[in-house]
Context: one part of a larger RNA
RNA sequence: UGACGGGGACCCGCACAAGCGGUGGAUCAUGUUCAUUAAUUCGAGGCUAAACGAUAAACCUUACCAGGGCUUGACAUCCUAAGAAGGUUUCCGAAAGGAAACUGUGCUUUAUUGAACUUAGUGACAGGUGAUGCAUGGCCGUCGUCAGCUCGUGUCGUGAGAUGUUUGGUUAAGUCCAUCAACGAGCGCAACCCUUGUUAGUAGUUGUAUUUUUCUACUAAGACUGCUUCGGUAACGGAGAGGAAGGAGGGGAUGAUGUCAGGUCAGUAUUUCCCUUACGCCCUGGGCUAGAAACGUGAUACAAUGGCAAGUACAAUGCGCAGCGAAGCCGUGAGGUGAAGCUAAUCGCACCAAAGCUUGUCCCAGUUCGGAUUGGAGGCUGAAACUCGCCUCCAUGAAGUCGGAAUCGCUAGUAAUCGCAGAUCAGCAUGUUGCGGUGAAUACGUUCCCGGGUC
Numbered sequence: 001u002g003a004c005g006g007g008g009a010c011c012c013g014c015a016c017a018a019g020c021g022g023u024g025g026a027u028c029a030u031g032u033u034c035a036u037u038a039a040u041u042c043g044a045g046g047c048u049a050a051a052c053g054a055u056a057a058a059c060c061u062u063a064c065c066a067g068g069g070c071u072u073g074a075c076a077u078c079c080u081a082a083g084a085a086g087g088u089u090u091c092c093g094a095a096a097g098g099a100a101a102c103u104g105u106g107c108u109u110u111a112u113u114g115a116a117c118u119u120a121g122u123g124a125c126a127g128g129u130g131a132u133g134c135a136u137g138g139c140c141g142u143c144g145u146c147a148g149c150u151c152g153u154g155u156c157g158u159g160a161g162a163u164g165u166u167u168g169g170u171u172a173a174g175u176c177c178a179u180c181a182a183c184g185a186g187c188g189c190a191a192c193c194c195u196u197g198u199u200a201g202u203a204g205u206u207g208u209a210u211u212u213u214u215c216u217a218c219u220a221a222g223a224c225u226g227c228u229u230c231g232g233u234a235a236c237g238g239a240g241a242g243g244a245a246g247g248a249g250g251g252g253a254u255g256a257u258g259u260c261a262g263g264u265c266a267g268u269a270u271u272u273c274c275c276u277u278a279c280g281c282c283c284u285g286g287g288c289u290a291g292a293a294a295c296g297u298g299a300u301a302c303a304a305u306g307g308c309a310a311g312u313a314c315a316a317u318g319c320g321c322a323g324c325g326a327a328g329c330c331g332u333g334a335g336g337u338g339a340a341g342c343u344a345a346u347c348g349c350a351c352c353a354a355a356g357c358u359u360g361u362c363c364c365a366g367u368u369c370g371g372a373u374u375g376g377a378g379g380c381u382g383a384a385a386c387u388c389g390c391c392u393c394c395a396u397g398a399a400g401u402c403g404g405a406a407u408c409g410c411u412a413g414u415a416a417u418c419g420c421a422g423a424u425c426a427g428c429a430u431g432u433u434g435c436g437g438u439g440a441a442u443a444c445g446u447u448c449c450c451g452g453g454u455c
Base pairs, nucleotide, nucleotide: 008455009454010453011452012451013450015446016445019410020409021408022407023406026300027299028298029297030296031295032294033293034291042053043052064286065285066284067283068282069281070280073125077124078123079121080120081119082118083117086103087102088101089100090099091098092097107114127275128274130273131272136269138264139263140262141260143258148187149186150185151184152183153182154163155162156161167178168177169176193252194251195250196249198221199220200219201218202217203216204215224246227240228239229238230237231236302403306362307361308360309359310358311357312356318349319348320347323342324341328337329336330335369400374395375394376393377392378391379390380389416438417437418436419435420434421433422432
């Protein structure tokens, strides 16, 4: 000077408290450990690993294993020789690959050749998801969107250093004010950026019979403690008016100096080491999907604020040409057929929703709750659904009656609850990223738990 204290003072945060809903018990989905395995590829490990890398493991992916193959190589540059390239057929083979036959002769030139490509040979080399994140770059997580971290000159101190940055107020804030051996400045804070809420103008192929309106796009205005009042030296704080909005209006992007030798050599780059007829490369099949057990994250439930049946109402974000695919017809259904329209405010996904509302039924039961599991019959994608996909119908109908100790999220259009869309994608979503519908309760307060800041 820091750090730490079951030292003190002050302050803040869904930190506690006050509330609402969960997890921990059940079944399933998914990730991890462990154990298993020929292989179950690798990484991530309290907060800051565990629906994480992966925004899609049937083949491919794929890095793992078994078997079959190649050795200048699947990929790059250079040299030599031959041949344009390319195409067709046969045999062996699981394929990769191997063997053979036929066809074809283009473009360019100074008529030697040259360009592109193929084959063979020769080495220089290629190649490595092999090791090291404790050799590194870059990027990221975290404390933490916490209010801090520093510098120049001056002054003080022998010096390390101090001062400034402390103190009294105030703020979300080292925000601002006052004071002061300090005076200034920088990185942070705030503002500038995007979005949303209001209005006006302009335009409009959407909507409406038309106008006002709604909607879409662009431009501008508007909020500044500006006004009134109370307190205060001031900063600022309390109340009020007007206003769509009030004191940072809501949300986002934005992450200081540093900390954790935090994470990543498997995204890429890269040091050093290692392999080089193999630790490289190709292929077929298998595995990453196995299962006594343990943990994490979720989905569905245990029902009457409900289940079932019938009728009926209202969204927003988006996506679409190797695509979205209408009407009609067939099928109980998944789906099939069909082909109109649409490169999309025009057509389609999609009459776009579901909770909701109106009737009826069930009468508290392991049930008309719950739907796991299993049998049968089908559909779709795809060369191919056995290992190992999704969906439909019929049948089956398990555990489960609200969950111990413990523990998580959330302060408003939030929690809770309801559905919809996108990315990935041939197919596959309880995950994830967005979107809208319905829409609460509570906060006395800071003693205590946790984390942070100042002295």
A computed fold for a 455-nucleotide part of an RNA from an uncultured Candidatus Saccharibacteria bacterium, annotated as small-subunit ribosomal RNA, 3' major domain. The coordinates come from a structure-prediction model, not an experiment, and the mean pLDDT is 84.